[in-house]
Order: sequence, then C1' cells, then structure tokens
RNA sequence: CCGUGCUAGACGGGAAGCUAGCGGUAUCCUGUACCCGCAAUCCGCUAUAGCGGGGUCGAACUCUCCUCCGAGGGCCCGGGCCCUGGGUCUCCGGCCCCGCCCCGGGGCGCUGAGGGCCGGGUCCGGCGCGGCGGGGGACUAUGAACCCCGUCAGAUCCGGAAGGAAGCAGCGGUAAAUAGUAUCCCCCGGGUGCCGCCGGGCAACCUGGCUUGAGCCUCAAGGUGGGUGCUGUAUCCAUGGCCCAGCACGACGAGGGGUGCACGG
Repeated sequence: CCGUGCUAGACGGGAAGCUAGCGGUAUCCUGUACCCGCAAUCCGCUAUAGCGGGGUCGAACUCUCCUCCGAGGGCCCGGGCCCUGGGUCUCCGGCCCCGCCCCGGGGCGCUGAGGGCCGGGUCCGGCGCGGCGGGGGACUAUGAACCCCGUCAGAUCCGGAAGGAAGCAGCGGUAAAUAGUAUCCCCCGGGUGCCGCCGGGCAACCUGGCUUGAGCCUCAAGGUGGGUGCUGUAUCCAUGGCCCAGCACGACGAGGGGUGCACGG
C1' cells in the first nucleotide's frame, strides 16, 4: 500500500415549552433523514440522563472536534414608529373671550361726532277711572195638599134667635228656592288699559332739551399680552404590533483538524 472480517460510532439536528434536571411525543425552524411499540388529567430516564424489539452502513461524502456563516424561536425590554384604551391641560398647537400695537376697507359726522348737565320712557308700589271675569243685591217670572198670609162658596161648630167662630177647595199673594237679567247698585280678582294722579328706582338701553365743538363706529389680515373651558398629532400611563440595537442558543451550509482492532498478500 492492497484485500477480507470486525469494533467505536452513525442512520437527523435545533428552538420554544414542560421539568428539580435530561431526553421524547404534540408546536415551530431546518430540509429528506431505517422499521415497529409507548406518551400531555404525559411517557421514559438520572449527570454515560428516552426505553424495549428488529434492520442497515461502518473508519470516512457518511463518525468526531474547532472556527465561520446564519434560518429560527427566546430573553432584554433600551431607542424609534403605529393601533387601541385611560388620566391631565403643566408645556405646545387649534377653537372661544378680552385688551393693546400696526396696516388697510367701509359707514356716520359742523344740516353737529363724542362728552357733560337736566328731564321722560322701559322697571316696581299705591290710588282713581274704564274694561273683563266671578259673587251678591235690586228687578221679572215661576213658586207651599196641611204644619205661610188674605179673602174664604159649600160643609162643620156655638147660640132660641140676632149673630159669632174655626176653616178645606178655589182665587189672590208671599218665604226658601229655581230660572232670567237690557239697565242699575255693592263686594272680590288680574299676565286688564296707546287712560289719569302720587311715590320709588334709575345698572343698561331708547329718547327730548340745554351746553361744548371734531371726532365716533364697524370689518378683515398680521403681531403681542391676558383669561377660561374644550380639544388635539400636547403630555403621562397601560396593552398590543412592526423595525433597529444588545444578550446568550442555534438548524442547514462552508473551511480546517482528529479517529481504531484482527488476519492474509
């Protein structure tokens, strides 16, 4: 160096999760990689950490170690952006109100702007008059079988008689009451009146007179100061999503190294 037969080993690995821990089943990644049985109200084990049975390859493309790359999930929760929910207007922006500055537009004004003084009205109270509404009275009509009045036929009673008495019906009237009420009187009330008188009030608005004598009002843009409340892409908190940074893990892949035994030639 060649051949034959073996052995270690390999025939998938990783992440998360579970677990005291390890591995497996179910999830995800990688990508092709023997078969059967077991397993989440788990299964099998214990630092040599799946177990049981069978099969194939076998010292190298295949086993093993190191480095690099890096799918992927996790941690951290650091930075940025976004969605949703909530709190607060401290800051900022918007809306609203007030003032000032500035630049314009419009209007009123010597047929009097604005101011000052006096008065009146709008407001409140009382009274008068009127009106309206309610009630009462006056007035009219009706109105009592008897227990209201007058007159009382008949009938009744008293009386020798003359005469007298009570009195139903009828007629007339009246009380309570009922209805009416053009007009008149009294009382009460008001979201009553182009009404009158007296008093109060007078912030604001309207208005008259007198006086003074040149300003006054309004709109929009910009700037600025203040106020109050709402709101927002303001601000704070929470949940979630994405991206970036950090931390270990890490499949697939790439590169480099390491690894037997026996026999024969």
A computed fold for a 265-nucleotide RNA from a Chloroflexota bacterium, annotated as Bacterial large signal recognition particle RNA. The model forms 92% of the base pairs in the Rfam consensus. The coordinates come from a structure-prediction model, not an experiment, and the mean pLDDT is 77. It matches the Rfam family "Bacterial large signal recognition particle RNA". The family's RNA type in Rfam is non-coding RNA gene.